Predicted 3D model of a 71-nucleotide RNA (transfer RNA) from a Caulobacteraceae bacterium. The organism belongs to Caulobacteraceae, within Bacteria. It matches the Rfam family "tRNA". By type it is a transfer RNA. The sequence is in RNAcentral, with records from ENA.
[in-house]
């Protein structure tokens, strides 16, 4: 050097080009003699830059980063 692929919350994953959402965590609240556990709330993310479009997490292009193929 070269082939594919992946990159959304603190974590694993979702999202027909039209309000970005879940589970579990984290906080706070009822419950309870405490406390666990149910239950209600709050916060909290699209790797970076461009480019198409009215409108980009999506579709295109170059970098970043990990992973794989091939030599």
């Nucleotide at each position: 050097a070269u082939u594919g692929g992946c990159g959304u919350a603190g974590u694993u994953c979702a999202a027909c080009g039209g309000u970005a959402g879940a589970a579990u965590g984290a906080c706070g609240g009822u419950c309870u003699c405490c406390a666990a556990a149910a239950c209600c709330g709050u916060a909290g993310a699209u790797g970076a830059g461009g480019g198409u479009u009215c409108g980009a997490u999506u579709c295109c292009c170059u970098c970043c980063g990990c992973c794989u193929u091939u030599g």